This is a predicted structure of a 72-nucleotide RNA (transfer RNA) from a Candidatus Liptonbacteria bacterium.

RNA sequence: UCCGACAUAGCUCAAUGGUAGAGCGGCGCCCUGUUAAGGCGAUGGUUCCAGGUUCGAGUCCUGGUGUCGGAG
Numbered sequence: 001u002c003c004g005a006c007a008u009a010g011c012u013c014a015a016u017g018g019u020a021g022a023g024c025g026g027c028g029c030c031c032u033g034u035u036a037a038g039g040c041g042a043u044g045g046u047u048c049c050a051g052g053u054u055c056g057a058g059u060c061c062u063g064g065u066g067u068c069g070g071a072g
Base pairs, nucleotide, nucleotide: 001071002070003069004068005067006066007065010024011023012022013021018055027041028040029039030038048064049063050062051061052060
C1' cells in the first nucleotide's frame, strides 16, 4: 500500500428494512443465626463517527476512525 471481517447495555452476544432484546454483572427485597447458594422485582442504549437511499435504517450504499486477520 491492497483485500476481508468486526464495532449494539458495565461484560459476552442476538435482532426479515417496521416498538433494540437475552444471559451475566450491578441495585432493591425475600430467604438464612451470618455469608454463599436460591427466589422475586425493578434497572441499564447518541446501535463507533459523518453523510446518502427510503414513508421508515442497528440492518442497504459512500467516506472516515479503531481492532483483528490475510496479501505484498

Source information
The sequence was found in a public genome assembly. Its mean pLDDT, the model's own confidence on a scale to 100, is 82.